RNA sequence: GGCACUGAGGAGCGUUGCGACAGGGAUCCCCUGCUAGGCUCAGUUUUCCGGUCUGUUUUAACGACGCUCACCUAAA
Numbered sequence: 001g002g003c004a005c006u007g008a009g010g011a012g013c014g015u016u017g018c019g020a021c022a023g024g025g026a027u028c029c030c031c032u033g034c035u036a037g038g039c040u041c042a043g044u045u046u047u048c049c050g051g052u053c054u055g056u057u058u059u060a061a062c063g064a065c066g067c068u069c070a071c072c073u074a075a076a
Stems, first nucleotide, its partner, number of pairs: 001047002004044006010069006018038001021033005037062001
C1' cells in the first nucleotide's frame, strides 16, 4: 500500500437521485426500482513492497437541500 472485517466521527423527519446494486430491453447504451457514512480516522486478519534507531507533535477534517432535536458558546 491492497482486499476484507470491526469501531468511531450526536440523533431524527422530508425531498432529489450521481455512482454502486437488482431487474428488463431492440445491448458497449437505454429504461425501471432502490439508493445521501459510497468519505475520513483508528484497530485487526491476510497479502505485497520498502526500512531496520529513537523520539516528538497530534486526536481530527468532512459528509446534496430543507426542517427538528441534542450538545457547546455568545446575546437577550
Background
A computed fold for a 76-nucleotide RNA from a Gallionellaceae bacterium, annotated as SAH (S-adenosyl-L-homocysteine) riboswitch aptamer. The source organism's lineage runs through Bacteria, Pseudomonadota, Betaproteobacteria, Nitrosomonadales and Gallionellaceae. The sequence was found by an Rfam model in a public genome assembly. Model confidence (mean pLDDT): 78 of 100.